This is a predicted structure of an 85-nucleotide RNA (c-di-GMP-I-GGC riboswitch aptamer) from Fonticella tunisiensis. The sequence was found by an Rfam model in a public genome assembly. Taxonomically the source falls in Fonticella (Bacteria, Bacillota, Eubacteriales, Clostridiaceae).
């Protein structure tokens, strides 16, 4: 430098319960495994979620500042095991 057959040696954890923070989305720990070759890290571009506080409307919505998501899509940035140059 390049491929990704096989979850394999070794890794990681969807749903879900339980306890925590938190307004919310959603985090984190413990159980637990749907999947995963970067499901290791970074919110930079673009989706998607939230809306306590702002504002708007005016009686249940609407925009938003700011938040989430790397297990939505790209980017960067390091790396395992194998096979090829």
């Nucleotide at each position: 430098c390049u491929u990704a057959a096989u979850a394999a040696g070794g890794g990681c954890a969807a749903a879900c319960u339980u306890a925590u923070c938190g307004a919310a989305a959603g985090g984190u720990a413990a159980g637990g495994a749907c999947g995963c070759a970067a499901a290791g890290c970074c919110a930079u571009g673009g989706g998607u979620c939230u809306a306590a506080g702002g504002a708007g409307a005016g009686u249940u919505u609407u925009c938003u500042a700011a938040g989430a998501u790397a297990g939505c899509c790209a980017g960067g940035c390091u790396g395992c095991u194998a096979g090829g140059u």